[in-house]
RNA sequence: GCUUGUGUGGCGGAACUGGCAGACGCGCGGGACUUAGAAUCCCGUGCCGCAAGGCUUAACGGUUCAAAUCCGUUCACAAGCA
Numbered sequence: 001g002c003u004u005g006u007g008u009g010g011c012g013g014a015a016c017u018g019g020c021a022g023a024c025g026c027g028c029g030g031g032a033c034u035u036a037g038a039a040u041c042c043c044g045u046g047c048c049g050c051a052a053g054g055c056u057u058a059a060c061g062g063u064u065c066a067a068a069u070c071c072g073u074u075c076a077c078a079a080g081c082a
Base pairs, nucleotide, nucleotide: 001081002080003079004078005077006076007075010026011025012024019065027045028044029043030042031041032040046055047054048053058074059073060072061071062070
């Protein structure tokens, strides 16, 4: 240099054929239980906003009524080829 793959909350990791983004787990916060703790159970947990609402899938652009998903360019990482 060329080809292929991957990139999603604090972390891992889902999302079918384009149709409620973040299921599920971990972690974290609160509570129950306990003399106290561990374990277990319950509730909550992306960002902005008092709220209504808005934003968010590596970045930017395009297609579409609608994009994490399709297309283009770029970036990062991995593998292969030279």
Source information
The RNA shown here (transfer RNA) has 82 nucleotides and comes from an uncultured Clostridia bacterium. It matches the Rfam family "tRNA". It is annotated as a transfer RNA. Its mean pLDDT, the model's own confidence on a scale to 100, is 81.